[in-house]
About this RNA
Predicted 3D model of a 79-nucleotide RNA (c-di-GMP-I riboswitch aptamer) from a Chloroflexota bacterium. Its Rfam family is "c-di-GMP-I riboswitch aptamer". Rfam's curators write: GEMM was predicted in a large-scale screen for bacterial structured RNA regulatory elements. The sequence was found by an Rfam model in a public genome assembly.
RNA sequence: AGCCCAAAAAGGCAAACCUACCGUGAGGUGGGGACGCAAAGUCAUGGAUCUGUUUGCAACAGACCGCCAGACUGCUGAA
Numbered sequence: 001a002g003c004c005c006a007a008a009a010a011g012g013c014a015a016a017c018c019u020a021c022c023g024u025g026a027g028g029u030g031g032g033g034a035c036g037c038a039a040a041g042u043c044a045u046g047g048a049u050c051u052g053u054u055u056g057c058a059a060c061a062g063a064c065c066g067c068c069a070g071a072c073u074g075c076u077g078a079a
Stems, first nucleotide, its partner, number of pairs: 005077001012037002017032006035066001041072003045069003049063006
């Protein structure tokens, strides 16, 4: 230094729910609030899921990374 992976500390994020606004919608943003999180940091690249339009297979346009992978970055440091 790398891989893997405990405990503790510092700092960080914030599910459900409530609320204001935005969006046809999935959802998003701010405030309150903490179920949890070492990548619950970033990127819609692949899959899943969800929404809208088209009669439908399906296509197109979207949403979601706190669903699973992938890429990039990253705090602490025992065996």